[in-house]
RNA sequence: AUGAUGGUAAAGGGAGAGACUACAUUUGUAGCGCCGAAGGAGCAAACCGUAUUGGUGAAUCUCUCAGGCAAAAGUACCUUUAUUGGACG
Numbered sequence: 001a002u003g004a005u006g007g008u009a010a011a012g013g014g015a016g017a018g019a020c021u022a023c024a025u026u027u028g029u030a031g032c033g034c035c036g037a038a039g040g041a042g043c044a045a046a047c048c049g050u051a052u053u054g055g056u057g058a059a060u061c062u063c064u065c066a067g068g069c070a071a072a073a074g075u076a077c078c079u080u081u082a083u084u085g086g087a088c089g
Base pairs, nucleotide, nucleotide: 006084007083008082009081010080011079012078013077018032020031021030022029023028033069034068035067039065040063041062042061046056047055048054
């Protein structure tokens, strides 16, 4: 000095599914029905191997434990900015 993957923060965008019923009363609990894009869990190919049973192994896939189903809040993900970091040259 170029400044990658990644981390953190801010701003913007950001879906889905009953304002269901009952009780209680002030935004709660329970029941049933649903959603998947916080989180979590599971697995293919491939690679390794003690080569048959094992290990590593991703997700927007699957499950629905958690979370959510008016609004609000939140949300994976995307963009921008700042900062950290220091791969590569």
This is a predicted structure of an 89-nucleotide RNA (Glycine riboswitch aptamer) from Tepidibacillus decaturensis. The organism belongs to Tepidibacillus, within Bacteria.